This is a predicted structure of a 376-nucleotide RNA (Bacterial RNase P class A) from uncultured Pseudolysinimonas sp. The sequence is in RNAcentral, with records from MGnify. The prediction has a mean pLDDT of 78. It matches the Rfam family "Bacterial RNase P class A". The family's RNA type in Rfam is ribozyme.

[in-house]
RNA sequence: GGUCGGCCAGACGGUCGCGUCAUCCUUCCUUGGAAGGGUGCCGAGGAACGUCCGGGCUCCACAGAGCAGGGCGGUGGGUAACACCCACCCGGAGCAAUCCGCGAGAAAGUGCAACAGAGAGCAGACCGCCUCCAGCCUUCGGGUUGGCGGUAAGGGUGAAACGGUGGUGUAAGAGACCACCAGGGGCCCGAGUGAUCGGGCUCGCUGGGUAAACCUCGUCCGGAGCAAGGUCAGACAGGGAACGCUCGAGGCUGCUCGCCGAGUUCCCGGGUAGACCGCUAGAGGGCUGCGGCAACGUAGUCCCGAGAGAGAUGGCCGUCACGGAUGACGUGGCAACGCGACAUCCGGACAGAACCCGGCGUAUCGGCCGGCCCGU
Numbered sequence: 001g002g003u004c005g006g007c008c009a010g011a012c013g014g015u016c017g018c019g020u021c022a023u024c025c026u027u028c029c030u031u032g033g034a035a036g037g038g039u040g041c042c043g044a045g046g047a048a049c050g051u052c053c054g055g056g057c058u059c060c061a062c063a064g065a066g067c068a069g070g071g072c073g074g075u076g077g078g079u080a081a082c083a084c085c086c087a088c089c090c091g092g093a094g095c096a097a098u099c100c101g102c103g104a105g106a107a108a109g110u111g112c113a114a115c116a117g118a119g120a121g122c123a124g125a126c127c128g129c130c131u132c133c134a135g136c137c138u139u140c141g142g143g144u145u146g147g148c149g150g151u152a153a154g155g156g157u158g159a160a161a162c163g164g165u166g167g168u169g170u171a172a173g174a175g176a177c178c179a180c181c182a183g184g185g186g187c188c189c190g191a192g193u194g195a196u197c198g199g200g201c202u203c204g205c206u207g208g209g210u211a212a213a214c215c216u217c218g219u220c221c222g223g224a225g226c227a228a229g230g231u232c233a234g235a236c237a238g239g240g241a242a243c244g245c246u247c248g249a250g251g252c253u254g255c256u257c258g259c260c261g262a263g264u265u266c267c268c269g270g271g272u273a274g275a276c277c278g279c280u281a282g283a284g285g286g287c288u289g290c291g292g293c294a295a296c297g298u299a300g301u302c303c304c305g306a307g308a309g310a311g312a313u314g315g316c317c318g319u320c321a322c323g324g325a326u327g328a329c330g331u332g333g334c335a336a337c338g339c340g341a342c343a344u345c346c347g348g349a350c351a352g353a354a355c356c357c358g359g360c361g362u363a364u365c366g367g368c369c370g371g372c373c374c375g376u
Stems, first nucleotide, its partner, number of pairs: 001373008010320007018043002021040009045350001049361002052359005057225004069221005074088005089103001090101004104216002109214002111210002126155002128151003132147006163181006182206002184203008229277004238268006246262001284303008322347006329340004
């Protein structure tokens, strides 16, 4: 100088405030709550965030299979599971440590590709090269113009022009043929659990890119989410049933029965409002031993006091520590500058639980520690 990994996220004290819980006092309804006040304990994160994946848990659905839709994609392992992690393989960047790849298939089909260029996908004659024919010229060697053809070796365009170099061959040319090189297919041998790697023989096979385009192949996936779900359980309007003890009215003067209204009780209204449970000790963390390259597993031991209404977890002051700037001082040095203590001023981010975990991604003032690589 670089690269990878881990850790911290100021400390202590005072003061004012907020939330849960416990406890005490007062008041009110009334045997248990409500309100107010006092005291005490505890009270965010490495990402609590985004809600992008994967699970637990709960309810609903479900004989089995398929289609549709969606995710994933080298190999082996880890895990409850994953799109995560570890190790390895292949390709690329770097002197190296290390990093990067959304790592199946482009030789099944379809589609797409700016500009330039004659031509961009069973390629393509613009210039050039070559044969032949015709005209003109000629110093008879040929030159030149036009035309029918051949040619992908040379030039030019492009990110890319249908393997490369050399030779044979030919009118000129061309894997047309040959040698070597590069790639690919087939067969075989060896190493590895495997991806893959090494080697041999053979076939002139040379068939561009894109699948975070359709598609093909393989593999996985039921849906909804704690506002899940469960227990207890009101009130009002309105409706229904029973009773006929009590009161009133009507049908016919009286009586009886019946009817209507009031009254009382029950039910519906509604399993709603509300309360409680779910709710936080869990695939939890630290250390040590053992197994494993590792991710991780396992045994022992220790530790773990937010849990809400969708709502609290903060402000101020002081001391110290940390970082930056400035100043003068001391010290090392020729100097740039370094180091040390002092003073003044400034700074401390990103952000904030709400069912719980495992990941990924993103944000973050700064500081500390360690491994490895390169240079001197």
The model forms 92% of the base pairs in the Rfam consensus. Taxonomically the source falls in Pseudolysinimonas (Bacteria, Bacillati, Micrococcales, Microbacteriaceae).